[in-house]
Molecule: transfer RNA
Organism: Acidovorax sp. LjRoot194
RNA sequence: GCGCGUGUAGCUCAACUGGCAGAGCACUGGUCUCCAAAACCAGCGGUUGAGGGUUCGACUCCUUCCGCGCGUGCCA
Numbered sequence: 001g002c003g004c005g006u007g008u009a010g011c012u013c014a015a016c017u018g019g020c021a022g023a024g025c026a027c028u029g030g031u032c033u034c035c036a037a038a039a040c041c042a043g044c045g046g047u048u049g050a051g052g053g054u055u056c057g058a059c060u061c062c063u064u065c066c067g068c069g070c071g072u073g074c075c076a
Stems, first nucleotide, its partner, number of pairs: 001072007010025004019056001027043005049065005
């Protein structure tokens, strides 16, 4: 270089044939406790890697670029 896969919350990951972006952990507050942990309750949290296109509607389809992973190659 070429081929394939992948990118969503601080982290690990969901999101069905295109139709309201979610869970767990973490974090914050509360209950409990002498204090803390655990447990329970509540809360906080997103430009879905970036641009463009298709569509009434895009995390999802098409396209260009970027990052990461795997495979392949030494042609010029």